[in-house]
RNA sequence: AGAGUUUGAUCAUGGCUCAGAUUGAACGCUAGCGGCAGGCCUCAUACAUGCAAGUCGAGCGAGAAAGUUCCUUCGGGAAUCGGUAAAGCGGCGGACGGGUGAGUAAUAUAUGGGAAUCUACCUUUUAGUGGGGGACAACUUCGGGAAACUGGAGCUAAUACCGCAUAAUCUCUAAGGAGGAAAGUAGGGGAUCUUCGGACCUUACGCUAUUAGAUGAGCCCAUAUCAGAUUAGCUAGUUGGUGGGGUAAAAGCCUACCAAGGCUACGAUCUGUAGCUGGUCUGAGAGGAUGAUCAGCCACACUGGGACUGAGACACGGCCCAGACUCCUACGGGAGGCAGCAGUAGGGAAUAUUGGACAAUGGGCGCAAGCCUGAUCCAGCCAUGCCGCGUGUGUGAAGAAGGCCUUCGGGUCGUAAAGCACUUUCAGUAACCAAGAAAGCAGAGUAGUUAAUAACUGCUCUGUGUGACUAAUUACAGAAGAAGCACCGGCAAACUCCGUGCCAGCAGCCGCGGUAAUACGGAGGGUGCAAGCGUUAAUCGGAAUUACUGGGCGUAAAGCGCGUGUAGGUGGCUUAUUAAGCAAAAUGUGAAAUCCCUGGGCUUAACCUAGGAACUGCAUUCUGAACUGGUAGGCUAGAGUAUAGUAGAGGAUAGUGGAAUUUCUGGUGUAGCAGUGAAAUGCAUUGAUAUCAGAAGGAACAUCGGUGGCGAAGGCGACUAUCUGGACUAAUACUGACACUGAUGUGCGAAAGCGUGGGGAGCAAACAGGAUUAGAUACCCUGGUAGUCCACGCCGUAAACGAUGUCAACUAGCUGUUGGGAUUUAAUCUUAGUGGCGCAGCUAACGCAUUAAGUUGACCGCCUGGGGAGUACGGCCGCAAGGCUAAAACUCAAAUGAAUUGACGGGGGCCCGCACAAGCGGUGGAGCAUGUGGCUUAAUUCGAUGCAACGCGAAGAACCUUACCAAGGCUUGAAAUCAUAGCGAACUUUCUGGAAACAGAUCGGUGCCUUCGGGAACGCUUUGACAGGUGCUGCAUGGCUGUCGUCAGCUCGUGUCGUGAGAUGUUGGGUUAAGUCCCGAAACGAGCGCAACCCUUAUCCUUAUUUACUAACAGUUCGGCUGAGAACUAUAAGGAGACUGCCAGUGACAAACUGGAGGAAGGUGAGGACGACGUCAAGUCAUCAUGGCCCUUAUGCCUUGGGCUGCACACGUGCUACAAUGGGGAAUACAGAGGGAAGCCAAGUCGUAAGGCGGAGCUAAUCUCACAAAGUUUCUCGUAGUCCGGAUUGAAGUCUGCAACUCGACUUCAUGAAGUUGGAAUCGCUAGUAAUCGCGAAUCAGAAUGUCGCGGUGAAUACGUUCUCGGGCCUUGUACACACCGCCCGUCACACCAUGGGAGUAGAUUGCACCAGAAGUAGCUAGGCUAACCUCGUGAGGCCGGUUACCACGGUGUGGUUUAUGACUGGGGUGAAGUCGUAACAAGGUAGCCGUAGGGGAACCUGCGGCUG
Repeated sequence: AGAGUUUGAUCAUGGCUCAGAUUGAACGCUAGCGGCAGGCCUCAUACAUGCAAGUCGAGCGAGAAAGUUCCUUCGGGAAUCGGUAAAGCGGCGGACGGGUGAGUAAUAUAUGGGAAUCUACCUUUUAGUGGGGGACAACUUCGGGAAACUGGAGCUAAUACCGCAUAAUCUCUAAGGAGGAAAGUAGGGGAUCUUCGGACCUUACGCUAUUAGAUGAGCCCAUAUCAGAUUAGCUAGUUGGUGGGGUAAAAGCCUACCAAGGCUACGAUCUGUAGCUGGUCUGAGAGGAUGAUCAGCCACACUGGGACUGAGACACGGCCCAGACUCCUACGGGAGGCAGCAGUAGGGAAUAUUGGACAAUGGGCGCAAGCCUGAUCCAGCCAUGCCGCGUGUGUGAAGAAGGCCUUCGGGUCGUAAAGCACUUUCAGUAACCAAGAAAGCAGAGUAGUUAAUAACUGCUCUGUGUGACUAAUUACAGAAGAAGCACCGGCAAACUCCGUGCCAGCAGCCGCGGUAAUACGGAGGGUGCAAGCGUUAAUCGGAAUUACUGGGCGUAAAGCGCGUGUAGGUGGCUUAUUAAGCAAAAUGUGAAAUCCCUGGGCUUAACCUAGGAACUGCAUUCUGAACUGGUAGGCUAGAGUAUAGUAGAGGAUAGUGGAAUUUCUGGUGUAGCAGUGAAAUGCAUUGAUAUCAGAAGGAACAUCGGUGGCGAAGGCGACUAUCUGGACUAAUACUGACACUGAUGUGCGAAAGCGUGGGGAGCAAACAGGAUUAGAUACCCUGGUAGUCCACGCCGUAAACGAUGUCAACUAGCUGUUGGGAUUUAAUCUUAGUGGCGCAGCUAACGCAUUAAGUUGACCGCCUGGGGAGUACGGCCGCAAGGCUAAAACUCAAAUGAAUUGACGGGGGCCCGCACAAGCGGUGGAGCAUGUGGCUUAAUUCGAUGCAACGCGAAGAACCUUACCAAGGCUUGAAAUCAUAGCGAACUUUCUGGAAACAGAUCGGUGCCUUCGGGAACGCUUUGACAGGUGCUGCAUGGCUGUCGUCAGCUCGUGUCGUGAGAUGUUGGGUUAAGUCCCGAAACGAGCGCAACCCUUAUCCUUAUUUACUAACAGUUCGGCUGAGAACUAUAAGGAGACUGCCAGUGACAAACUGGAGGAAGGUGAGGACGACGUCAAGUCAUCAUGGCCCUUAUGCCUUGGGCUGCACACGUGCUACAAUGGGGAAUACAGAGGGAAGCCAAGUCGUAAGGCGGAGCUAAUCUCACAAAGUUUCUCGUAGUCCGGAUUGAAGUCUGCAACUCGACUUCAUGAAGUUGGAAUCGCUAGUAAUCGCGAAUCAGAAUGUCGCGGUGAAUACGUUCUCGGGCCUUGUACACACCGCCCGUCACACCAUGGGAGUAGAUUGCACCAGAAGUAGCUAGGCUAACCUCGUGAGGCCGGUUACCACGGUGUGGUUUAUGACUGGGGUGAAGUCGUAACAAGGUAGCCGUAGGGGAACCUGCGGCUG
């Protein structure tokens, strides 16, 4: 410090998530030791048991038991312990210490101030401590009661209680005066006195009054201290005054009267939540979160109320009352309060021992010893945290065994282990010994006090003496007793195998898993941390996603529709002053601890400790005066007023006008009009439309008219008049900051809509009808009502938009236009508007750019992921419709903006192609052939299946092929390699059974090498490795192929532009078959494609001349047959030729195009081969190869037979036809290219023929297949189901082949079906092409109408690119990117989830009114009781009782708020494959959207106005 995640990719916006630190934690797995800390966060729930506050005999009276000793009459008594225990009176302390956080948003806390107070013990000042009295406990006794407890009578002491005396720098006061205390106890003692107790003196501790302090506490003020405005008004003791009361003390603290105040938008009141702080966690900081342990304050003590005592309480281990609960009971009554320490139950994810000691520190009491102390110090439990240590160290390669992986070579765990040599921390056993200890007590010395050497006190010394708990050290033995957890797809360090197969599961986010998962589970290996490691929860951080530091608002969320204006905020120049802000200094405070720095102590660290710094704060004092503020004065640049003009659809009211539509009346006139894509509904012979004249009525104002004008916005458009607002210009005068913004408020505010009353021509929601359509609640048409118009009143919203708040200042220009001014005109200048372009700058980009979205200032409004939702509830407004304000649960990991590249569009432009058009011939109808689907079957093997499957794999299924089915067999196998053991040479003949495979029997043969044992080759048998598989996956693959498409495209390097994806180049102007070429151009070049190079063909030349050829010559059997020839044809080698080269025109002087010449051929001459980057998970595991999976007496192999040929049907591709351009008969002419030895087969001959016999020739320019056919000549047929057509069927044959039944081809004779040119639709073809005619070949024993080739004859048409299909380039829109076969909306149906309403129901809390009134306090008091004092009484005073006031619990009634629940109901959300449509995204097929109104299953449709997104 960042990272992951929206997209095909990019930048931005924006959320979600992660890495860090932390915790009073919990859970899972694991666990050796120690130190230091921490340990009920939940039920302020209930508590058994024990302990947690006592102490003082030096305040007082009384005083056991047991023990010891002595005496004893043996019953007991006395003494001592002992004036002890327990209890009582009295004093001090139980208000501290300890616990908890329920309540409390201020009776609290923090910080800083203040005045009207109290303060036991302590310190200090001064003075005193004299003299009396009467009781009550204990105790004794008599009673009551179960108990708790309690009543009567009697005795008694005090530092208990009460007077008297005395008293002030005390208190009160009318200023004279009045009131007003005490207590003794202990130690010691020389005189003196003595009732022998002492008095007395002294010391110590007490006591009383008082002063000051310290400490502690009470009160007041200021500031700060959570959330909600869907809580906006609250308050009657309320605010103040006076009198009175009251308190320790100020005060409405209380009361009577008077006044009517007080608080609040700087948030009162109400509601919810919460102890506050020092601090703690986090963070760079500012902040945010938090308030365990430690420390300060507060509050509470079963719940509520109350007082008493006291210095202090309204009291945790005190009291009284009420309530709930628990316990005891003899039923009459009683007892209790762990939020003290342990502990129990319960709750909970979860938190410890019913421990030791007062040794230390501290507290209470005491003179002290001492006692008490669950405060405290220690120990126990718990890895809860932090810190430290250990689990060994060195050496050790045969790189062991074993595991895992493997390309089978090896690699890895791994020096790791074993082995060898060492060490012993910690734990264990044993021993030893510090510190925490000072006090206290005894003695001595000394000082103080004193009459004193006594006593007491202080100090010093000596002796004695107190430890709950624990450290350190030493010795011993032995590597001995001691490692786990999480993770390994990315973020994020770390990879392989096996299993599983969208299952099981994982997951913090993105996401993994559907048969090769580094993501699930296991293993090996690795990474990280380590006595811990992970998970969960929580806080801060990252998050600048609340932005003070430090964000935004044109389009991402976000500018109020627009004015006016209150509070508030901000404010021009200048002078003086002030000192609130501001600045400096000083002082006080900011507790300690914590944090930080520097030291010190535990072996280190954590931890502890000393000092410093810091505590950013608050308060006070003093100083400064620049700036802001205040006060006083001045100025004119802001703002305003006056004068003179100007422009204008600015507003309101009244009136006037013409054009047009419609209606009505009359005339002319006749058959249609109207309407649409096309129609129909509608109107019209009762006369429409059309046309002329007249009348009525309403609404709107053409042209001018314009990114022209005016207005704050909404908005405003004929003309005239009246009233009226604002703006601008010019020049001078005046006022003198009067200004800007603006929460709440208030006014205006399109359209639609609402109310009342008018009006109603046109238009037109709703509605009706007609069309369209699958439907059409729409688009289109014909009608048509509200409404639109006017007046008055509501509504208050719009895409109310520049999606841009208002005001002010500053910052390049160019250009158009409106109003005004200057200038004689013009050019020009200036000012106020309104537009276009454009620099700097800004912006995510698009864009904005003096009319800012630039640079700044002032003020207001608004935003914080998407959905839920601008919804619910509540409130306010409205007649209603509805508006304003405005959530949550739940759910998702995105939603969004701009731009980029593609793809797509029922967007646009340009161009091409047998794409259309123009033609020729077909298919679709018939019969047959063939393939496919379907059906059937034991099997009808498998694959291909839009174009790009379907005469396709298959260039050829009778057996074989063959993969399928049935049956019969084999199991190391039909074929391969190796090993094992045995037999036999190898090899071979014949027979039997059987469908064959196979099984059985049988004849012949016995070879080669040899060290004579045997061996080699080969065959058979046995066993084991293995073979085998046309089994699966073409979505694991290679290779090959199809297709877009022979379309002209596809890219790269460098440079440049852009934040970037990307762009440029490759676009543009021309041109081409072509990204072909030229020109231009931030591009310059290059590559794969195009073209060319290659083959065939068309012309010529050269060379060559057999098997081909024959012009001339010669021969001839008349056949190039022979000689011969090398001219021709041909053959096959090499060359030539064509390049827009030449001419003319067009063009930009280019590329090129058009025409022409020459030429065999002319603009690529024709044809072929050749197929860019890529697309389709296209096809093929059945050509082959291959990963993985599967079968292994079978999914392998052999054999026979069957099937692949099956037939209601549908489709594709073909053949033959339907005839006269023809059929048939006869005669006759001309090819090319191929094949041939398991072959082609001649002549001859037989057969009607298929073919047979035959055998010459030929390994081929020689022989042969092999007659080409259409054509030509001639005869016949005469438009007919025919002399067309040939299917089907019968009979007889031929050939191939082991075999022709299923299931071959061919021949002859006979038979003679459909069919008379083919619906919708659709295919091929642009020249030697289509059409037509035959010939050959591959495969092949045989079996083409198929396929591949060959030649013969040989056309028609193309105006052209509007349309159909496909493609290319540019551009545009996009919500698509799996890319339109896309995306996506709503109703309905089903499941689940949360939520609103809901007759109500049940709680909680609270307001008001009333009833009631325990204990207690205060007032009153006629009843009762009464020791101290006195004036001696019917006294005062006190107590009890009664009563009044206040008041807790409780009760009644009626409201508010809130929670839970509720039949039913509303919408919402979520959910791989439900229904209906197709609303949106492209012109989304009717442009969309906003507001409003109506309508409709649903998206939606329509009207009115608005926006361009």
Molecule: small-subunit ribosomal RNA
Organism: Haliclona indistincta